RNA sequence: AACUUAUCUAGAGUGGUGGAGGGACUGGCCCUGUGAAGCCCGGCAACCAGUAUUAUUUAUUUAAUACAAUGGUGCUAAUUCCUGCAGCUUUAUGCUGAUAGAUGAGAA
Numbered sequence: 001a002a003c004u005u006a007u008c009u010a011g012a013g014u015g016g017u018g019g020a021g022g023g024a025c026u027g028g029c030c031c032u033g034u035g036a037a038g039c040c041c042g043g044c045a046a047c048c049a050g051u052a053u054u055a056u057u058u059a060u061u062u063a064a065u066a067c068a069a070u071g072g073u074g075c076u077a078a079u080u081c082c083u084g085c086a087g088c089u090u091u092a093u094g095c096u097g098a099u100a101g102a103u104g105a106g107a108a
Base pairs, nucleotide, nucleotide: 003106004105005104006103007102008101013041015040016039017038021031022030023029025084027082028081042076043075044074047072048071049070050067051066052065053064054063055062080100085097086096087095088094
């Protein structure tokens, strides 16, 4: 890199460092020397691990709910910023789904 599966309208900094880019890609539209990316610290969240309760099972076996002290990731402008393909509506657009992408868990 490719495969399976779940989620993606919530949430999170007036910090340090660093100096010019960034928002995956296309077309837009934006952010940025009133300081981009990256790194550090802080924070958010609850996917996995964890803890508690309830139900369930031969079985901490499985499920639901709650929690966030601890660990593994992740995230921390704008709905995944909008968009691309299809259908419906209609010719201003709007809605739904897919594709693509991101993240977790799993399998090989």
Model confidence (mean pLDDT): 81 of 100. A computed fold for a 108-nucleotide RNA from Clostridium polyendosporum, annotated as SAM riboswitch aptamer (S box leader).